[in-house]
Formats: sequence, structure tokens, C1' cells
RNA sequence: CGCUUAUCGAGAAAGACGGAGGGUAGGGCCCUAUGAUGUCUUAGCAACCUGAGUUGACAAGGUGCUAAUUCCCGUUCCGGAAAUGCCGGAUAAAGAUGAGCC
Repeated sequence: CGCUUAUCGAGAAAGACGGAGGGUAGGGCCCUAUGAUGUCUUAGCAACCUGAGUUGACAAGGUGCUAAUUCCCGUUCCGGAAAUGCCGGAUAAAGAUGAGCC
């Protein structure tokens, strides 16, 4: 990198370094010199795996995460209505993370 599978409307930030972009393409919208993205430290959240426990009650280890629902839309289907588009619901694809496999 690839394959299988589960979850993705909850939750949880300070400091240091550094200096211009970032939020997956595109569109929208937003964050950002009152310092983004990133790296490190500390803290926290959560409970996927290990462990403990066995009505319930844990958070020690391995990951993960700590702006906005995966920020929203995009594909398809259904319903509504004032109908080339709008609203609501479901869903595909893509993505993220865990576990397993090659």
C1' cells in the first nucleotide's frame, strides 16, 4: 500500500518551538499574525484491543482523539411542497480510527 470488519449527531487544551497557511479533490462556509498547519511537553477525553471485574461499578498497558456532525454538499432512492430548484429522511462512494489478515 491492499483486503475484511466495527464505529463515526457524545466527550476532552494549556505551554514551548516555529512562522503561513489549514479544514481530503471541487463548491460553500469557516479557522488563522489575538500566530494557523506542524513538532514536542504536560494535561484531559474516550473505552477499539490487552488487562481487571462479572447485575452494575475500572482506566494499568497498546492505539486513538481533544474547532465546527467525518464542518456542510456531491452518488442513488423515498416523501413533501409554492417544483429545472427547495425542504426532510435513508443511502452509496470517499475519508478517519480500532481489530484482524496478506
The prediction has a mean pLDDT of 79.
The RNA shown here (SAM riboswitch aptamer (S box leader)) has 102 nucleotides.
The model forms 97% of the base pairs in the Rfam consensus.